Molecule: c-di-GMP-I-GGC riboswitch aptamer
Organism: Bacillota bacterium
RNA sequence: UCCCGAAAAGGCAAACCCGUCGAAAGGCGGGGGCGCAAAGCCACGGAUCCGUAAGGAUGGCCGGGCUACCGACG
Numbered sequence: 001u002c003c004c005g006a007a008a009a010g011g012c013a014a015a016c017c018c019g020u021c022g023a024a025a026g027g028c029g030g031g032g033g034c035g036c037a038a039a040g041c042c043a044c045g046g047a048u049c050c051g052u053a054a055g056g057a058u059g060g061c062c063g064g065g066c067u068a069c070c071g072a073c074g
Base pairs, nucleotide, nucleotide: 003074011036012035016031017030018029019028020027021026034060040066041065042064044063045062046061047058048057049056050055
């Protein structure tokens, strides 16, 4: 330094409720806490959702890329 991830310090935040934006999926803020070791970022591929379509959404669906706190036994 790399892999693993016990412990410690913390972090994020599902469903639901309120407000708000949106045609909608859904996003944002507050409350809330199901869970998460990348549940941080990226919509590139797949998947799913919305849309008459064009397009849009979801990274806490999967794959991939980038970055990152701590470091026991190995």